This is a predicted structure of a 346-nucleotide part of an RNA (large-subunit ribosomal RNA, domain IV) from a metagenome. Its Rfam family is "Bacterial large subunit ribosomal RNA".
[in-house]
Context: one part of a larger RNA
């Protein structure tokens, strides 16, 4: 001095990004247990009291039920009953007695309060990430009538499915409760027997070459021609968008009001310094002698917002934050033991 242990005066988180580590707490019984809730929970909430040993005591009392005994019979290792021996299991009460200590060792929840995210049990980065990420039931949307869609596979064929729209397949959204505004200009998708454009082909007016001619060859104007596209409508739990600016009340401030551009439409309801606020430790307020975190509130949302879902939410969580109780060598502040190393010696 180092590694894995123990035990420590007072204090007791003052440690430190952070109570990480350690400790505390632990089991049985019986007393009591809030808020909130999907009425199941939450709850082992919390928070308390008692446990040994010995006599009463073979206790009460429950279970098991022998040999015997009565009654009946289809008579037999029959059946019903009454008895209770043995045998197991065991409170509660009262009285004694011992330690410091009686779940005497070993095993064996610490507890609460608020807040974020995710309903939830489950899954994941084999070896740095276990989560607020996936998945989830539940929801919508959109393809799919059956040789289905869809997928593999030059293809026969398979898978879908030995299924049939209460099934399949492909997107989002993720339990529940309330809810899910406005915009189809643009893009995509769906419909649209009209009309414009359009390609091979059809179609030959009419030109060229060549020839005495018939011919044969080149070329070619209308006009008929699909899907596509324009075109006219729909459709946003389809990709996506959801405005600027000036003035106005009898302090002052604001601005319910109005005017004026512009646009498809100009962001409802809800939340709002948020896992989201730059300015920012905003401001007010709680908590603390002191709080850039927290936790309610304000609304100037640089630059939330309604299935790339808004917002509540019991229960759950090796989640993340804040704050306390209880504990404790984490610390003031360090020490002393024990067992391995380092060292020394062979």
């Nucleotide at each position: 001095c180092c590694c894995u242990c123990g035990u420590u005066a007072a204090g007791g988180a003052a440690c430190u990004c952070g109570g990480c580590a350690a400790a505390u707490u632990a089991c049985c019984a019986c007393c009591g247990u809030a808020a909130c809730u999907u009425c199941g929970g939450g709850a082992g909430a919390a928070g308390g009291u008692g446990g040994g040993c010995c006599c009463c005591g073979g206790u009460a009392c429950c279970g098991u039920g022998a040999u015997g005994g009565u009654u009946c019979c289809u008579c037999g290792c029959g059946a019903a009953c009454c008895g209770g021996a043995g045998c197991g299991g065991g409170a509660g009460g009262g009285g004694g007695u011992u330690g410091c200590a009686g779940u005497g060792a070993a095993g064996c929840g610490g507890c609460c309060c608020a807040g974020g995210c995710g309903a939830c049990u489950g899954u994941u980065u084999a070896c740095c990430a276990a989560a607020a990420a996936c998945a989830c039931a539940g929801g919508u949307c959109u393809c799919u009538g059956c040789g289905a869609a869809c997928g593999g596979g030059a293809a026969a064929c398979c898978g879908g499915a030995c299924g049939u729209a209460u099934a399949g397949g492909g997107g989002c959204u993720g339990a529940u409760g309330c809810c899910u505004g406005c915009c189809c200009a643009g893009u995509g998708c769906c419909g649209g027997a009209a009309g414009g454009u359009u390609a091979a082909g059809g179609g030959g007016a009419g030109g060229g070459g060549u020839u005495c001619a018939c011919g044969c060859u080149c070329u070619g104007a209308a006009c008929c021609g699909a899907a596509g596209c324009c075109c006219c409508g729909g459709u946003a739990a389809a990709c996506g968008g959801c405005g600027g600016c000036c003035g106005u009340a009898a302090c002052u401030a604001u601005a319910a009001c109005g005017g004026u551009c512009c646009u498809a439409a100009g962001g409802u309801a809800g939340c709002g310094a948020a896992a989201u606020u730059c300015c920012u430790u905003g401001u007010c307020g709680g908590g603390u002698a002191a709080g850039u975190u927290c936790c309610g509130a304000c609304c100037c949302g640089c630059a939330c917002g309604a299935a790339a879902g808004g917002c509540a939410u019991a229960a759950c969580g090796a989640u993340c934050u804040g704050g306390g109780c209880g504990c404790u060598g984490u610390c003031u502040c360090a020490a002393c033991g024990a067992g391995g190393g380092a060292c020394c010696c062979g």